[in-house]
RNA sequence: AACGGCCGUUCGGGAGAGAAUCUUCUCUAGCAUCACCAUACGAAAGGGAUCGCCGAAGGGGCAAGGUGAUUGCAAUGGCAAUCAUACGAAACUCUCAGGCAAAAGGACCGGGCGGACGGG
Repeated sequence: AACGGCCGUUCGGGAGAGAAUCUUCUCUAGCAUCACCAUACGAAAGGGAUCGCCGAAGGGGCAAGGUGAUUGCAAUGGCAAUCAUACGAAACUCUCAGGCAAAAGGACCGGGCGGACGGG
């Protein structure tokens, strides 16, 4: 130096599930009337309510095992049972949050650049 993992940054790939229903609420592209002001209609978006779903931002939960206590048997210092938990994973699970056209986001994966270690 290569290589491996770690950190930062950048580019790319990246699933699932209703463009749900109601609303005398808000804002507005636009459109009509109009000299202006203003008024009516008003997609999308936001708010409120209702039902149905998804799991891959984040978050919660736990198995074997570990640790500790008690009891029994042994006495080469172990084995078994019971209880507890301060340890204990996920792409499992919950669906709090988030999401259910596009966009955005997105666990995870790949490439570039840089850095500190290890290595040599």

Source information
The RNA shown here (Glycine riboswitch aptamer) has 120 nucleotides and comes from an Ardenticatenaceae bacterium. Of the family's consensus pairs, 90% are formed in the model. Taxonomically the source falls in Ardenticatenaceae (Bacteria, Bacillati, Ardenticatenia, Ardenticatenales). The sequence was found by an Rfam model in a public genome assembly.